A computed fold for a 61-nucleotide RNA from Urocitellus parryii, annotated as transfer RNA. RNAcentral holds the sequence, with entries from Rfam. NCBI's taxonomy places the organism under Eukaryota, Tetrapoda, Eutheria, Sciuridae, Urocitellus. Its Rfam family is "tRNA". Gene Ontology term of the family: triplet codon-amino acid adaptor activity. From the family's description: Transfer RNA (tRNA) molecules are approximately 80 nucleotides in length. Its mean pLDDT, the model's own confidence on a scale to 100, is 82.
């Protein structure tokens, strides 16, 4: 420092963005664009709390 393949926000009331994938138009065809989609019980155990991705505490990288 650990949250989508990757790169990162995020806040005590179950999360998004960009890129990336797929699938659609669009092309002769391919990039480009536009549109829709799926992909995360947020590193693991315990606590605190009516409730923990958040706080506290042990571990693991």
């Nucleotide at each position: 420092u650990g949250u989508a393949g990757c790169u990162c926000a995020g806040u005590g009331g179950u999360a998004g963005a960009g890129u990336g994938u797929g699938c659609a138009c669009u092309u002769a065809a391919c990039a480009u664009g536009u549109g829709c989609a799926a992909a995360g019980c947020c590193c693991u155990g315990g606590g605190u709390u009516c409730a923990a991705u958040c706080c506290c505490u042990a571990g693991c990288a």